[in-house]
């Protein structure tokens, strides 16, 4: 990097460093941000894999992960409602994470 499987409506600080853009990519929205975001550290959340224990629930020791907004929302297809171009639902695509495989 690719493939397979599972999950993605819950949860997580008024701490330290640091200084400017950030929310994956493109487009369109909508947000966050010097009352200092994104990021890093610590803390925390969760419990996918391993580990320990159980009939099962469990613990959170190790490996990851996560820690604004549903994966912030829509972009493709279908259905319903509205009927003035919007709303709702389902699925896909893309993406993220874990485990396994090549």
């Nucleotide at each position: 990097u690719u493939c397979u499987u599972a999950u993605c409506a819950a949860g997580a600080g008024a701490g330290g460093c640091g200084g400017a853009g950030g929310g994956a990519c493109c487009u369109g929205g909508c947000c966050c941000a010097g009352u200092g975001a994104u990021g890093c550290c610590c803390g925390g959340c969760a419990a996918c894999c391993g580990g320990u224990a159980u009939g099962a629930c469990a613990c959170a020791c190790g490996g990851u992960g996560c820690u604004a907004a549903u994966u912030c929302c829509a972009g493709c297809a279908g259905a319903g409602c509205a009927c003035u171009u919007g709303c709702u639902c389902u699925g896909a695509a893309a993406g993220a994470u874990a485990a396994g495989a090549a």
The RNA shown here (SAM riboswitch aptamer (S box leader)) has 102 nucleotides and comes from Neobacillus dielmonensis. The source organism's lineage runs through Bacteria, Bacillota, Bacilli, Bacillaceae and Neobacillus. Its Rfam family is "SAM riboswitch aptamer (S box leader)". From the family's description: The SAM riboswitch is found upstream of a number of genes which code for proteins involved in methionine or cysteine biosynthesis in Gram-positive bacteria. The prediction has a mean pLDDT of 87. The sequence was found by an Rfam model in a public genome assembly.